[in-house]
RNA sequence: AUUGAAAAAUGCCAAACCUGUUGUGAAGCAGGGACGGAAAGCCAUGGGUCUUUGUAUGAAGAUCGCCAGGUUGCCAGUA
Numbered sequence: 001a002u003u004g005a006a007a008a009a010u011g012c013c014a015a016a017c018c019u020g021u022u023g024u025g026a027a028g029c030a031g032g033g034a035c036g037g038a039a040a041g042c043c044a045u046g047g048g049u050c051u052u053u054g055u056a057u058g059a060a061g062a063u064c065g066c067c068a069g070g071u072u073g074c075c076a077g078u079a
Base pairs, nucleotide, nucleotide: 001078002077003076004075012037013036017032018031019030020029021028022027035065041071042070043069045068046067047066048063049062050061051060052059053058
């Protein structure tokens, strides 16, 4: 620099669902729980989806585990 086929860390994250809690809400947080993940780390920058208020197609929000982009990094292979 490049790749993620195979393998790998008694390593990391944690969907659905359940409980508690915050919020009008989408959802967030904590505990339990594992469907999965090689960036399922981070950034709402573009698109998508969703919520609230509305009909100004606008405003304010949510989602990075929808896609793209940016950025940092683990392990292994190859050069």
A computed fold for a 79-nucleotide RNA from a Campylobacterales bacterium, annotated as c-di-GMP-I-GGC riboswitch aptamer. Of the family's consensus pairs, 95% are formed in the model. Taxonomically the source falls in Campylobacterales (Bacteria, Pseudomonadati, Campylobacterota, Epsilonproteobacteria).